[in-house]
Context: one part of a larger RNA
RNA sequence: CUGGGCGUAAAGCGCACGUAGGCGGCUUCUUAAGUCAGGGGUGAAAUCCUGGAGCUCAACUCCAGAACUGCCUUUGAUACUGAGGAGCUUGAGUCCGGGAGAGGUGAGUGGAACUGCGAGUGUAGAGGUGAAAUUCGUAGAUAUCGAGAGGAACACCUGCGGCGAAGGCGGGUUGCUGGGCUGACACUGACGCUGAGGCGCGAAAGCUAGGGGAGCGAACGGGAUUAGAUACCCCGGUAGUCCUAGCCUUAAACGAUGAAUGCUUGGUGUCUGGGGUUUUAAAGUCCCCGGGUGCCGUCGCUAACGCUUUAAGCAUUCCGCCUGGGGAGUACGGUCGCAAGACUGAAACUC
Numbered sequence: 001c002u003g004g005g006c007g008u009a010a011a012g013c014g015c016a017c018g019u020a021g022g023c024g025g026c027u028u029c030u031u032a033a034g035u036c037a038g039g040g041g042u043g044a045a046a047u048c049c050u051g052g053a054g055c056u057c058a059a060c061u062c063c064a065g066a067a068c069u070g071c072c073u074u075u076g077a078u079a080c081u082g083a084g085g086a087g088c089u090u091g092a093g094u095c096c097g098g099g100a101g102a103g104g105u106g107a108g109u110g111g112a113a114c115u116g117c118g119a120g121u122g123u124a125g126a127g128g129u130g131a132a133a134u135u136c137g138u139a140g141a142u143a144u145c146g147a148g149a150g151g152a153a154c155a156c157c158u159g160c161g162g163c164g165a166a167g168g169c170g171g172g173u174u175g176c177u178g179g180g181c182u183g184a185c186a187c188u189g190a191c192g193c194u195g196a197g198g199c200g201c202g203a204a205a206g207c208u209a210g211g212g213g214a215g216c217g218a219a220c221g222g223g224a225u226u227a228g229a230u231a232c233c234c235c236g237g238u239a240g241u242c243c244u245a246g247c248c249u250u251a252a253a254c255g256a257u258g259a260a261u262g263c264u265u266g267g268u269g270u271c272u273g274g275g276g277u278u279u280u281a282a283a284g285u286c287c288c289c290g291g292g293u294g295c296c297g298u299c300g301c302u303a304a305c306g307c308u309u310u311a312a313g314c315a316u317u318c319c320g321c322c323u324g325g326g327g328a329g330u331a332c333g334g335u336c337g338c339a340a341g342a343c344u345g346a347a348a349c350u351c
Base pairs, nucleotide, nucleotide: 004322005321006320007305008304012319014201015200017198021194022193023192025088026087027086028085029084030083031082033081034080035077036076037075038074039073040072041071042070049065050064051063052062053061054060091191092188093187094186096183097182098181103177104176105175106174107173109171110154114150115149120144121143125136126135162169163168206247207246208245209244210243211242215241216240220236221235222234223233258318259317260316261315262314263313266296267295268294269293270292271291272290273289274288275287276286278284300307301306324351325350326349333344334343335342336341
C1' cells in the first nucleotide's frame, strides 16, 4: 500500500463558519485531456518465468520464447469523467402571507425568601445533633409586629415540554437582533456537500484591573466522632460565587454515536404549523400533509448488550481518529498564555 475499524473493547476534533482540496442534479451540442481499441517506435544485456540443451545429477552454464505490467507517437471510438457552449427545475437560495419558542443582547422593573439595621411587644432561653458541644442570649437573644437597607436567585406555571451549532437558555416589561417551521404562487438557475490549514464561539474552576458582597462557601479556626479523623456531622469563615472590561480554552464538552444526501414494515404519546370532517360558533372528536421530540418494535445489523425512518439498517461523498498494557498525555523541542497551564507529543525500559 491493499485491507479492518471508531455507542460500551483502541478510536468522532467540544461546536460552528469557511480557504485550498475532494466530491457533485437533468437534457443537448462540441472537443477528445482522462478512458478504450488498432498500428509503429522504444523498453540494452544479464536477472525472473516457460520450453529445450550441456557438465554423471544439481547448483551452474547455453539456446529459444515469453515477459519487461512502462514511455513516446499515430489512427480511430465517445458510454462515463473532464473542458467549452446552450438550456431545464427536482437540489440550493430569494420574495410574499402566517405562526411557535427559557435563541442572543441592552435597559429599566416585581414579589416571596434571606441577612444586617433602628423601633414596639415580650422573657429566659435559643440554636444545633444520633447524642452533644463549640456558638448566640438578662448589655434583653430566640419568637412576634410594622418601617427601612442590601445582594443574589426567580417557587407555582414546569411537561422523557420548548429554543439554540455546541457550550447553554427559565419572574414580568420593553428596544435591537439571529435561526428554524409552515402555506402559496412568483423569481434565480446547480449558485451544492464536505472541509486539511485558518478564524470564531466555547460550562465550571482559575487569572488581571475596578466595583459589589445577602446567602452559600474551597482554604482556615473551633466543637464533636474516632484507636487516629489533616474527613463525613455541627458552629464560624476568607478567596470565590455576582457586575464591567480583558485573559484562560479545558470537562463523563455524552447520544461516550462527525457532517450531508437518498432509500427501507409498523404502533403509540407529545410539541408546533397547514388542510379536511362534525358543530350555529368555539373548544373538543376523527382523518390527512409537513417539521420537532419521546417510547415500543419488524426486517436488517451487532461479540453481546442493544440500535431500529431521530439507525448502530442499505448505499454514496468528504473530514477527523485507532493499531497490545504500562512507561505517558510524561520527557524534550516548538506554538500559545500574566500565571495556572493548554495544544502538539516520543523513547529507553518492562509485562
The part of an RNA shown here (small-subunit ribosomal RNA, central domain) has 351 nucleotides and comes from an uncultured bacterium.
It matches the Rfam family "Bacterial small subunit ribosomal RNA". Gene Ontology terms of the family: structural constituent of ribosome and ribosome.
Its mean pLDDT, the model's own confidence on a scale to 100, is 89.